[in-house]
Context: one part of a larger RNA
């Protein structure tokens, strides 16, 4: 360089915003850059093509001839695909008018329950566990009653229910504040899509500085188990786990399935919306749009399966594979306090 893949066989970037860059709606005029046609000119000889000749043959030589993938320039065409002008509403957007909702932030509140700590009642055990130990308890535990002190999480509603670009969000209430989704069809006039690099965002350990510390628990110590038991079981506990602020920057960050448009039978739930018909209503029938999720034809697909939420037909753009095994390792670079994280070989092997 090409080629042919990326749900599970190697392969989808953890997600978002965007700057180059590629790409790009409808109609009309006009440019003639691209992009087609003719025509000139160049493309040096040797080489090679092809056809013929010479050395007895071949290499080897000679003459013709066609190539020379090409570049200039001239004429000329106007579908397309760039320019430029000016129109357009079907894509994007903006407006009005409604709606749902664990979407962020941040402040203050509440019950239950663990535990702790003063009282009271009250006595000999509790607690464990497969059986038991270690552990608490006669200095009064466990049980119960009653007040108190922290911290943390937020039963029941909860639902292949919602909300978010991921990550992820769950009690209440208040104040800031994104985001989306259906109607109307006022308003802008392709303003769109992707996105190499940059940027922010990023579960949970971690990691630094300062608080908090109930329960829970790596590490540790004690009991058991076992041949052993640096484990599973138990009794106990330290960092952590929570808070501000700073970093880390990864994950089976999964739908192992980028992102966007369009277009292909159906059937059945379940969310939010809107419109008809029907009913005093409450309700039922039907179309619709936007979400979830089940089945399923056509197609695909190695199978498994996917199947309008496609893995199905198509183009656009970006990321990444390219036998295993060394090895996501060396080295060197960037970034981090630091664990480290990104970039990422090869030797040699099968």
């Nucleotide at each position: 360089c090409u080629g042919g893949g990326c749900g599970u066989a190697a392969a989808g970037g953890g997600c978002g915003c965007g700057c180059a860059g590629g790409c790009g709606g409808u109609g009309a005029a006009u440019u003639a850059a691209g992009u087609c046609a003719g025509g000139u000119g160049u493309g040096a000889a040797a080489g090679u093509u092809c056809g013929g000749g010479g050395c007895u043959c071949a290499a080897c030589c000679c003459c013709g001839u066609g190539a020379u993938g090409g570049c200039a320039c001239c004429u000329g065409a106007u579908a397309c695909u760039g320019g430029u002008u000016g129109a357009c509403u079907a894509g994007a957007g903006u407006g009005u008018u409604g709606g749902a909702g664990a979407g962020g932030u941040a402040a203050g509140u509440g019950g239950a329950a663990u535990u702790c700590c003063u009282a009271g009642u009250g006595u000999a055990g509790c607690g464990g566990u497969g059986g038991a130990a270690u552990g608490c308890g006669u200095a009064g535990a466990u049980a119960u009653u009653a007040g108190g002190a922290g911290g943390a999480a937020c039963a029941c509603c909860a639902g292949u229910g919602g909300c978010g670009a991921a990550g992820g969000c769950g009690a209440c209430u208040u104040a800031c504040u994104g985001g989306c989704c259906a109607a109307c069809a006022a308003c802008u006039g392709a303003c769109g899509c992707u996105g190499a690099g940059g940027c922010g965002c990023g579960a949970a350990a971690g990691c630094g500085u300062g608080g908090g510390g109930a329960g829970c628990a790596a590490a540790c110590a004690g009991g058991a188990u076992u041949a052993g038991a640096u484990a599973c079981c138990c009794u106990g506990g330290u960092a952590g786990u929570c808070c501000a602020c700073g970093c880390c920057g990864u994950a089976a960050a999964c739908g192992a399935u980028g992102a966007g448009u369009a277009c292909u039978a159906g059937g059945u739930g379940u969310u939010g919306g809107g419109g008809a018909u029907u009913u005093c209503g409450a309700u039922a029938u039907c179309c619709u749009c936007g979400g979830u999720g089940c089945c399923g034809c056509a197609g695909u697909u190695a199978a498994c399966a996917c199947a309008a939420u496609a893995a199905g037909u198509a183009c656009u753009c970006c990321g990444c594979c390219u036998g295993g095994g060394g090895a996501g390792u060396a080295c060197g670079g960037u970034c981090g306090c630091a664990a480290g994280a990104c970039u990422g070989a090869a030797a040699c092997u099968c």
About this RNA: Predicted 3D model of a 350-nucleotide part of an RNA (small-subunit ribosomal RNA, central domain) from an uncultured bacterium. Its Rfam family is "Bacterial small subunit ribosomal RNA". Rfam links the family to the GO terms ribosome and structural constituent of ribosome. Its mean pLDDT, the model's own confidence on a scale to 100, is 89.